Annotation:
Predicted 3D model of a 366-nucleotide RNA (Bacterial RNase P class A). It was read from a public genome assembly, where an Rfam model found it. Of the family's consensus pairs, 97% are formed in the model. It matches the Rfam family "Bacterial RNase P class A". Gene Ontology terms of the family: dimeric ribonuclease P complex, tRNA processing and ribonuclease P activity. The coordinates come from a structure-prediction model, not an experiment, and the mean pLDDT is 76.
RNA sequence: GGAGUCGAGUGGACGUUCGCUUGGGGGAAACCCUGAGAGGAAAGUCGGGACUUCAUAGAGUGAGUUGGCCGUUAACAACGGCGCCGGGCGAUCGGCGGAAAGUGCCACAGAAAAGAAGACGACCUGUCUCGGCAACGAGAUCGGAAACGGUGAAACGGUGAGGUAAGAGCUCACCAGCACGGAGGUGACUUCGUGGCUUGGUAAACCCCAGCUGAAGCAAGACCGAAUAGGAAGGCGCUCUACGGCAACGUAGACGGCGUGGCUCGCGCCGGUCCUUCGGGUAGUGUCGCUUGAACUCGCUGGCAACAGCGGGUCUAGAUGAAUGGGCGUCUAUAACAGAAUCCCGCUUACAGCUUGACUCCUUCC
Numbered sequence: 001g002g003a004g005u006c007g008a009g010u011g012g013a014c015g016u017u018c019g020c021u022u023g024g025g026g027g028a029a030a031c032c033c034u035g036a037g038a039g040g041a042a043a044g045u046c047g048g049g050a051c052u053u054c055a056u057a058g059a060g061u062g063a064g065u066u067g068g069c070c071g072u073u074a075a076c077a078a079c080g081g082c083g084c085c086g087g088g089c090g091a092u093c094g095g096c097g098g099a100a101a102g103u104g105c106c107a108c109a110g111a112a113a114a115g116a117a118g119a120c121g122a123c124c125u126g127u128c129u130c131g132g133c134a135a136c137g138a139g140a141u142c143g144g145a146a147a148c149g150g151u152g153a154a155a156c157g158g159u160g161a162g163g164u165a166a167g168a169g170c171u172c173a174c175c176a177g178c179a180c181g182g183a184g185g186u187g188a189c190u191u192c193g194u195g196g197c198u199u200g201g202u203a204a205a206c207c208c209c210a211g212c213u214g215a216a217g218c219a220a221g222a223c224c225g226a227a228u229a230g231g232a233a234g235g236c237g238c239u240c241u242a243c244g245g246c247a248a249c250g251u252a253g254a255c256g257g258c259g260u261g262g263c264u265c266g267c268g269c270c271g272g273u274c275c276u277u278c279g280g281g282u283a284g285u286g287u288c289g290c291u292u293g294a295a296c297u298c299g300c301u302g303g304c305a306a307c308a309g310c311g312g313g314u315c316u317a318g319a320u321g322a323a324u325g326g327g328c329g330u331c332u333a334u335a336a337c338a339g340a341a342u343c344c345c346g347c348u349u350a351c352a353g354c355u356u357g358a359c360u361c362c363u364u365c366c
Stems, first nucleotide, its partner, number of pairs: 001362010012331007020037007039337001043348002046346005051217004058265004063213005068082005083096005097208002102206002104202003120149002123144002126141006157175006176198001178195007221288003224284001231278005236272001239254006255271006295314008
């Protein structure tokens, strides 16, 4: 100097003026004074939590979700470190339970598609027939054989040697895989040895293993509080059947309704009509929830790190038709993406311009 990898920060400033929401103070009132007022993503609403409401015992069953290991965290699909596999010369990037528990599926082609499977062609032994003097050739047939060809995405470990009638993990060497044992590691895993030689793919098919999860959401919900309808209690003339009772009524069962966080069993409550009384809820320029919080910031300590602990300092929108805006001037300009609605932690996506850190490879010079 060139080519790359992984990040971090910033996101117009100042002055003047007219407004808007809101806290405090003053005033009888009109109004006046004095503070505060969008983001790194406020967005998508994807993951997780706080908070709130919903439960009449108990049992069974389902559903969702996560997926290498160990940690961090309130929690997570987030984050940190590590492991294995794959891409890249490299910085670095991507992936991750089980197919040897069981079941299903594997189109077309092919003889055969998963069983210690499969003889279509070619191969080998025997027998028979034909041809030939013979060697041998052709055909048929009982067998052997997965080494060769062919089909396919995939053909039942791979390469080489020995072996054999031809062959074959049949035997041997190396490689891959599996099981068992030793050593190291918290663990994923790594490494050494032994063994029989070998067991396809698909889990975004069912399923299995381990862990976690109740549901709905601030229009959650709490409080104040009319009318009408409905509810409860008391009184009275209380669905059907059976039993008891003179009766009022009681008990048991049936039927129906309601409740029981998804479902089922089970359990519980109720049953007609009118009168009286009581309480809940609804309307609402209502009140609260509402913004002090796993908060921000500085320092120290512990940890490789994510993060945790301790100490000091700070208070930083809270509306409900819903504010956060407009004009002018200066700088250096028509200044990106975009705007709160219960809150917080993450992830993802959008983003003009500017600033900046660490690392890798190539080339040249000292």